[in-house]
RNA sequence: AUCUUAUCAAGAGCAGGCGGAGGGACUAGCCCGAUGAAGCCCGGCAACCGGCGUCGACAUAGACGCACGGUGCUAAAUCUUGCUGGAUGCGCGGAUAUCCGCGCAUUCGAGAGAUGAGAG
Repeated sequence: AUCUUAUCAAGAGCAGGCGGAGGGACUAGCCCGAUGAAGCCCGGCAACCGGCGUCGACAUAGACGCACGGUGCUAAAUCUUGCUGGAUGCGCGGAUAUCCGCGCAUUCGAGAGAUGAGAG
């Protein structure tokens, strides 16, 4: 790199330090940024894995708690979007009947992505 699986609308410094121009994966948008971006440190949030404690008579499963270790996260829903995808509604056009095409909106799903745990 790849595969499996769970989660992704909550939460976390609009006076912290260093740093200096970029950043929000990619596309198209739309945003954030010298009233200071990325990155690093500190702080914080959460509780995925391990650990510890309580309950569970024992043991396993499980529930709850702590936040000690390993990660993660800390603008906007994973900021929106991407699909010859489904449903519903609206508009326009075509067709003599309830059909078809195109566009838009809402919603669901897939895809893509991120993170944890496991496989290899």